Source information:
A computed fold for an 84-nucleotide RNA from a Syntrophomonadaceae bacterium, annotated as c-di-GMP-I riboswitch aptamer. The coordinates come from a structure-prediction model, not an experiment, and the mean pLDDT is 87.
RNA sequence: UGUCGAAAAAGGCAAACCUGUUGAAAGGCAGGGACGCAAAGCUACAGGGCCUACGGGUUUUACCUAUGGCAGCCAGUUGCCGAA
Repeated sequence: UGUCGAAAAAGGCAAACCUGUUGAAAGGCAGGGACGCAAAGCUACAGGGCCUACGGGUUUUACCUAUGGCAGCCAGUUGCCGAA
């Protein structure tokens, strides 16, 4: 240094839910709150996958579609510590 994730140390993040706000929705933001996380840091046109459908289309009580989203789904990339 790489792989890897034992013991610790310094710390960090924050699920569900509640309140407010924003959005057509998915979702986002803020406060509370902790299920958990060795990347639960960052990246959405590097890639896959998933969600929504205002708008548009169609065979129109429905279906399709992203220019809208999800990184706590894989993944790419950077990083703290240092056993085997």